Description:
The part of an RNA shown here (small-subunit ribosomal RNA, 3' major domain) has 466 nucleotides and comes from an uncultured Eubacteriales bacterium. Its mean pLDDT, the model's own confidence on a scale to 100, is 82. It matches the Rfam family "Bacterial small subunit ribosomal RNA". Rfam links the family to the GO terms ribosome and structural constituent of ribosome. RNAcentral holds the full RNA, with entries from ENA, Greengenes and SILVA.

Context: one part of a larger RNA
């Protein structure tokens, strides 16, 4: 000077209270430990590791294990020599890597002697390559505290000096936000503002989008609605309090009111925090292997423990019916597929339309009606057994859906815990990224649509003074 105290005081903050829903029992999904395995590749380890990296392990990825293989190497530069344009097609061995045959096609200059370009065999060696180490050698990139109000310089002045003040006081505030005061006076990083978006309205423009006119053709551009350019919110205006301040309470107008609602934005630091396997990179390491290339195998194993979803235990609900009504926000050319027609159905046949405000994906569901009567059932839907669809060389290990059988546990969960404060919680369904195929994850989008907040004595975290 900090830091820390089961020291004091002041403040905040789903931190506790108040409340609503979960989790902790159950079944399966998925990570993980720890076990086994030939091999279960590796990192991530309180909060902040554990549906993380992985926006998608059948082969591929694959790093990992067995085997079969090649050693200037799969991949890059240079040298020599040979052979020829490259691509490309069958066929024979073999798991396949490869190895061996046949075929097709035959570049540019040229002084005909050869030279050059791309490219294949061979060789020689410099060298390639390593997801091998060390994140405690690093760069970059990220998490945390923390969207917490904070950190800190310049001159001055005070102290021997290490620092001190400024930043500290009264007040105010989401905030080091502002106002006063004061040996300080300015001043940066931060905090708010400028960015986007959402809530009004106004103008400009109307085609694919609308429809006050029309049966349409057509007109038009009021309204919806699309994307640009404005307005508007600023304690501006009254009142009260307050220190004649900053502010704070109530009001008016207003679509909106005191930061309107969301996001984007993360200061000096802190955990030798993660990460050498995104990717650079010191240093060590390996060089017929630790490189590389193939064919199966593993990453999916299963007495058992944790995390984190999912569907339930039901009647606010099951199943039938009406197939009726009403969304936003995205995707779509090796793609998205309409109507038709087979099939229970998963899908299959054919293919209009559309590189899309036009066509498609698109059915929105939670709704209303009838029917069950409180039961392990018409509630649950695990396991299995049968038969089928779809991708995709290939679904035994190891995919998804479908029909028809089967109907497990399980009647609301100790101890303890976790989520939220309004369009939130809570519920309902609807797209997308990866993607051949495969979503209870994750990213997002709308429909319905609460209850509570006396309070700050506790518990946790954080901030300021002592």
């Nucleotide at each position: 000077u900090g830091a820390c105290g089961g020291g004091g005081g002041c403040c905040a903050g789903c931190a506790c209270a108040a409340g609503c829903g979960g989790u902790g029992g159950a079944g399966u999904a998925u990570g993980u430990g720890g076990u086994u395995u030939a091999a279960u590749u590796c990192g991530a380890a309180g909060c902040a590791a554990c549906g993380c990296g992985a926006a998608g392990a059948a082969c591929c990825u694959u790093a990992c294990c067995a085997g079969g293989g090649c050693u200037u190497g799969a991949c890059a530069u240079c040298c020599c020599g040979g052979c020829a344009a490259c691509c490309g097609g069958a066929c024979u061995a073999g798991a396949g890597a490869u190895a061996g045959u046949c075929u097709u096609u035959u570049c540019c200059c040229u002084u005909c002697g050869g030279g050059g370009a791309c490219g294949c065999c061979g060789g020689u060696g410099a060298c390639a390559g390593g997801u091998g180490g060390u994140g405690c050698a690093u760069g970059g990139u990220u998490g945390u505290c923390g969207u917490c109000a904070g950190c800190u310089c310049g001159u001055g002045u005070c102290g021997u000096g290490a620092g001190a003040u400024g930043u500290u006081g009264g007040g105010u505030u989401a905030a080091g936000u502002c106002c006063c005061g004061c040996a300080a006076c300015g001043a940066g990083c931060g905090c708010a503002a400028c960015c986007c978006u959402u809530a009004u309205u106004g103008u400009u423009a109307g085609u694919u989008g609308c429809u006050a006119c029309g049966c349409a053709a057509g007109a038009g551009c009021a309204c919806u609605c699309u994307a640009g350019c404005g307005a508007g919110a600023c304690u501006g205006c009254c009142g009260u309090u307050g220190a004649c301040a900053a502010a704070a309470c109530g009001g008016a107008g207003g679509a909106a009111g005191g930061c309107g609602g969301g996001g984007a934005c993360g200061a000096c630091g802190u955990c030798a925090a993660a990460u050498c396997a995104u990717c650079a990179u010191g240093c060590c390491c390996c060089u017929u292997a630790u490189g590389u290339c193939c064919u199966g195998g593993g990453c999916c194993a299963c007495a058992c423990a944790c995390g984190u979803a999912c569907u339930a235990c039901a009647a606010u609900g099951g199943u039938g019916g009406u197939u009726a009504a009403c969304a936003g926000a995205g995707g779509g050319a090796g793609g998205c597929a309409a109507g038709a027609c087979u099939g229970c159905g998963a899908a299959g046949u054919g293919g209009a339309g559309c590189a899309a405000a036009u066509c498609c994906c698109u059915a929105a569901a939670a709704g209303c009606c009838a029917u069950c009567u409180c039961a392990g059932u018409u509630c649950g839907g695990a396991u299995u057994g049968c038969a089928g669809g779809c991708u995709g060389c290939a679904a035994c290990c190891c995919g998804c859906c479908u029909g028809c059988a089967u109907g497990a546990a399980g009647u609301u969960g100790g101890a303890a815990u976790c989520g939220c404060u309004a369009g939130u919680a809570a519920u309902c369904g609807c797209g997308g990224a990866u993607c051949a195929g495969c979503a209870u994850g994750c990213c997002g989008c709308g429909g319905u649509g609460a209850a509570u907040a006396c309070g700050u004595u506790c518990c946790c975290u954080g901030g300021c003074c002592u």